This is a predicted structure of a 350-nucleotide part of an RNA (small-subunit ribosomal RNA, central domain) from an uncultured bacterium. It matches the Rfam family "Bacterial small subunit ribosomal RNA". The coordinates come from a structure-prediction model, not an experiment, and the mean pLDDT is 89.

Context: one part of a larger RNA
RNA sequence: CUGGGCGUAAAGGGUGCGCAGGCGGCUAAACGUGUCAGAUGUGAAAUCUCGGGACUUAAUCCCGAAACGGCGUUUGAAACUAUUUGGCUAGAGUUUUGGAGAGGUAAGCGGAAUUCCUGGUGUAGCGGUGGAAUGCGUAGAUAUCAGGAGGAACACCUAUGGCGAAGGCAGCUUACUGGACAAUAACUGACGCUCAGGCACGAAAGCGUGGGGAGCAAAAAGGAUUAGAUACCCUUGUAGUCCACGCCGUAAACAUUGUACACUCGAUCUUGGGACAUUCGACCGUUUCGGGGUCCAAGCUAACGCGAUAAGUGUACCGCCUGAGGACUACGGCCGCAAGGCUAAAACUU
Numbered sequence: 001c002u003g004g005g006c007g008u009a010a011a012g013g014g015u016g017c018g019c020a021g022g023c024g025g026c027u028a029a030a031c032g033u034g035u036c037a038g039a040u041g042u043g044a045a046a047u048c049u050c051g052g053g054a055c056u057u058a059a060u061c062c063c064g065a066a067a068c069g070g071c072g073u074u075u076g077a078a079a080c081u082a083u084u085u086g087g088c089u090a091g092a093g094u095u096u097u098g099g100a101g102a103g104g105u106a107a108g109c110g111g112a113a114u115u116c117c118u119g120g121u122g123u124a125g126c127g128g129u130g131g132a133a134u135g136c137g138u139a140g141a142u143a144u145c146a147g148g149a150g151g152a153a154c155a156c157c158u159a160u161g162g163c164g165a166a167g168g169c170a171g172c173u174u175a176c177u178g179g180a181c182a183a184u185a186a187c188u189g190a191c192g193c194u195c196a197g198g199c200a201c202g203a204a205a206g207c208g209u210g211g212g213g214a215g216c217a218a219a220a221a222g223g224a225u226u227a228g229a230u231a232c233c234c235u236u237g238u239a240g241u242c243c244a245c246g247c248c249g250u251a252a253a254c255a256u257u258g259u260a261c262a263c264u265c266g267a268u269c270u271u272g273g274g275a276c277a278u279u280c281g282a283c284c285g286u287u288u289c290g291g292g293g294u295c296c297a298a299g300c301u302a303a304c305g306c307g308a309u310a311a312g313u314g315u316a317c318c319g320c321c322u323g324a325g326g327a328c329u330a331c332g333g334c335c336g337c338a339a340g341g342c343u344a345a346a347a348c349u350u
Stems, first nucleotide, its partner, number of pairs: 004321003007304002012318001014201004021194003025088006034080001035077008049065006091191001092188004096183003103177007110154001115149007125136002162169002206247006215241002220236004258317006266295011299306002323350003332343004
């Protein structure tokens, strides 16, 4: 390379948008790019293969045939492919009506709780643990009542629930705003799928500047435990956690399962719509479209398991793997303020 693979054995890019590229619905005509058939020219000789022959054989040599993946010219075919010109509506999109939702951004507001401050009541303990001690407290703590300050997070509702491309999103109200879904017709007429590079987003931690700082809490200090204890437990406690702006660009970024489309028995629960039936109106029931789960037929799988939300049956495109260690490393390059990130070997060992 051909091939074989990627849920758990090595292997799906963290996620989306998307240029180039690859692939692409039904129908008619034209053309003849690819494609197919015939003819013809060329494809030197030697070599290789096959059939003969010559040296006593072999190597070697001679003769003949075949072959030489092809290329050119020419005559045709027209299903498929490409191109051109028309047409269509099943893909895709737009319009209308409607309900669902922690989807996003910004502003405002609310109550519970912790902590602190002030004042009242009140007195000797509080706190903490397996047990203790450090710690706090007669300068009046803990407890309790009233008032105040400030920051962060939003109990119950809450769900196996919902929304989002992923990361993720939860008190309430308002403003702005994205997407999905259902129903109904009307419109555009293949406008589509995927996507190397590129661009954007991207938890936590971390970084820069300026704020903020209640609780929690790396580091640090002390008390215990222990043979030791640079830990687990306890008392404190600084960065940080919060806000604004700018970086970083990584995660077990996981469903360890790329995206899109089509097809292939069922059962059951749930969520958002619609229709039918029934009813005074509903619930229940039948059915249909979209989402989230569980259990299974066929099939697949090394097994576990997956099973219409496929890991089944197929198609298109992208990414990735090729024994383990060395090595999510070195060197180089690009990016970053730094931390570091991305790309990515070899010797050597086995």